[in-house]
């Protein structure tokens, strides 16, 4: 000079205030009073993912389609698009960083503009041979040269009329054997192939594989209060509803009068069931709420992420919305006229809870390796 990761996010006292719990007295019972404890984060932020927990009449069954989402390989995890350890491809001098990391020999489509041609794609200059004459025609070439992000592997040689994997050797590639690894994949003085006509799937696609819906404003209970209103439609007798689309299963509802009559059919009422539309009532209390896939430390096992196993600990539950203010010494940082001086402290404030991601952050400390 850097990379990589972990830690901090001001202590300590003391005076008033706020909010939750337990205790003691008082008290029908509350409030008032005393006491003791506790009371915003490393991201509480975004709400991007995955859960748990709650209802959905219940097991969220099979199957089919669409539609989303992952996407090397192996492991952790409740699970995740998350992690950890490899394995290829790119960058860096190097520690490290970094990938939207299955297929381009299923098929279809896009690579402006330049440039002959952008992929069953080529001849503008060029090189060559041949005939005619002063420059032109035919024929063959794809090595040089131009264009462009890219143009029928790449160097060298021999061959050719002049060139070309045309043909040979290294090298690149595809295959196959052999060895190591659970795997991805690597190695090789192995072997065969002249070799599929270039990139792109963060284009459509193709394969593997995942996904029931909605949320704590979920959901329960208690109290009141009104009009258990009205109108409309559409179905209904073996059918109606319910589950993101269909099928099958499966649950739940409901099968009744009149009228008719040999029975039915159609109607009509009431009932069930879905949908719409007017209107009234109510906003008020308690649970859900906080003990957790917890949290330190220590044995064992793993490179590690993690996992068994012991032992301590309990650390907010507000609800228009508490978790403050002051003063005093300390410690951090800067500045100066060096002292009992001035002066400054980032990003940010729980609302059902927890694992990730991502963003945002001043000072300052520590650890490792270039």
């Nucleotide at each position: 000079a850097g990379u990589a990761g972990a830690g901090c996010g001001g202590g300590u006292g003391a005076u008033c205030g706020c909010c939750g719990u337990c205790c003691g007295g008082c008290u029908u019972g509350a409030a008032u009073c005393g006491g003791a404890g506790g009371g915003a984060g490393g991201a509480a932020a975004g709400u991007c993912c995955g859960a748990a927990c709650a209802c959905u009449u219940a097991u969220a069954g099979g199957g089919c389609a669409a539609g989303c989402g992952u996407g090397c390989u192996u492991c952790c995890u409740a699970a995740c698009g998350g992690g950890a350890a490899g394995g290829g491809g790119g960058g860096g001098c190097g520690a490290c960083c970094u990938c939207a990391c299955g297929g381009a020999a299923a098929g279809u489509g896009c690579c402006a503009c330049a440039g002959a041609a952008a992929a069953a794609a080529u001849a503008c200059c060029g090189c060559c041979a041949u005939c005619c004459u002063u420059g032109g025609a035919u024929g063959g070439u794809a090595a040089g040269g131009g264009u462009g992000a890219a143009a029928a592997g790449g160097c060298g040689a021999g061959g050719u009329a002049a060139g070309a994997g045309c043909u040979c050797a290294c090298c690149g590639c595809u295959c196959c054997a052999g060895u190591g690894g659970c795997g991805a994949c690597a190695c090789u003085c192995g072997g065969a192939g002249g070799c599929a006509g270039g990139g792109u799937a963060a284009a459509c696609c193709c394969c593997a594989u995942g996904c029931a819906g909605u949320g704590c404003a979920a959901g329960g209970c208690c109290a009141a209060a009104u009009a258990g209103g009205c109108u409309c439609u559409g179905u209904c007798g073996a059918g109606a509803a319910c589950u993101g689309g269909c099928c099958c299963g499966g649950u739940u509802c409901c099968a009744g009068u009149g009228c008719c009559u040999u029975a039915a059919a159609a109607c009509a009422c009431a009932g069930g069931c879905a949908g719409a539309g007017c209107g009234g009532g109510u906003a008020g209390g308690c649970c859900g709420c906080u003990u957790g896939a917890g949290a330190a430390c220590c044995u064992g096992g793993g490179c590690a992420a993690c996992c068994u196993g012991g032992u301590u600990c309990c650390u907010a539950g507000a609800u228009g919305a508490a978790u403050g203010a002051u003063c005093a010494c300390c410690g951090c940082c800067c500045g100066c006229u060096a002292g009992u001086c001035g002066g400054g402290a980032a990003c940010a404030g729980a609302a059902u809870u927890c694992g990730g991601c991502u963003u945002a952050c001043a000072c300052c400390u520590c650890u490792a390796c270039u």

Bacterial RNase P class A from a marine eukaryotic metagenome, 370 nucleotides, folded computationally. Model confidence (mean pLDDT): 76 of 100. Rfam family: Bacterial RNase P class A. It is annotated as a ribozyme.